[in-house]
RNA sequence: AUAUUUUUGUGGGAGUGCCGUUUGGCUGAGAGAAGCUCGCUUCAAUCCUUAUAACCUGAUCCGGAUAAUACCGGCGUAGGGAACAGUUUUUAAUUUCAG
Numbered sequence: 001a002u003a004u005u006u007u008u009g010u011g012g013g014a015g016u017g018c019c020g021u022u023u024g025g026c027u028g029a030g031a032g033a034a035g036c037u038c039g040c041u042u043c044a045a046u047c048c049u050u051a052u053a054a055c056c057u058g059a060u061c062c063g064g065a066u067a068a069u070a071c072c073g074g075c076g077u078a079g080g081g082a083a084c085a086g087u088u089u090u091u092a093a094u095u096u097c098a099g
Stems, first nucleotide, its partner, number of pairs: 001094002003091001007086004011049004017026003032043005055080003061074004
């Protein structure tokens, strides 16, 4: 000096399910509210921001559980996927210079 790690600011990306005895329950960071052209939009909170940790595709997929469900695992070092500036600190790191 560079790479990597932590973190801050600003900007950006994303998802919102399954049941029920309809008082509620399950998993999770998050399953919320409002509007309407009924498929989308806005806001809140949460997560993610170059990525083997957000999320989408494959998928009306496959196996195992469950009252049921991306609930768990496979698929998956898969293909796609949204950035700059600073600060701190780690590394069997790399390169250069001096002793």
Predicted 3D model of a 99-nucleotide RNA (TPP riboswitch aptamer (THI element)). The coordinates come from a structure-prediction model, not an experiment, and the mean pLDDT is 75.